[in-house]
RNA sequence: AAUUUAUCAAGAGAGGUGGAGGGACUGGCCCUUUGAAGCCUCAGCAACCGACCAAAACUAGGUAACGGUGCUAAUUCCAAGAUAGAUAAGUU
Numbered sequence: 001a002a003u004u005u006a007u008c009a010a011g012a013g014a015g016g017u018g019g020a021g022g023g024a025c026u027g028g029c030c031c032u033u034u035g036a037a038g039c040c041u042c043a044g045c046a047a048c049c050g051a052c053c054a055a056a057a058c059u060a061g062g063u064a065a066c067g068g069u070g071c072u073a074a075u076u077c078c079a080a081g082a083u084a085g086a087u088a089a090g091u092u
Base pairs, nucleotide, nucleotide: 001092002091003090004089005088006087007086008085013042014041015040016039017038021031022030023029026079027078028077043072044071045070047069048068049067050066051063052062053061076084
């Protein structure tokens, strides 16, 4: 990078730096100099897998935040479009 499966109405922020964008894309609408994106530090949430409990198996549940990723404005912000986007696990 491609592909398969599952989920996406819940949850969770502060500081420093930076200096105009961002919310994937199109149209809206919204956030933003009362500092956007990005980067760093610490913190938090608990989505998936591992871990623990339970379970004959299938199916499905519970606990914590120890590990690997992930996430921390608005229902994936809304609509449209879509073999769409994001996240996780497996395979190649």

Predicted 3D model of a 92-nucleotide RNA (SAM riboswitch aptamer (S box leader)) from Cytobacillus kochii. The organism belongs to Cytobacillus, within Bacteria. The model forms 97% of the base pairs in the Rfam consensus. Its mean pLDDT, the model's own confidence on a scale to 100, is 80.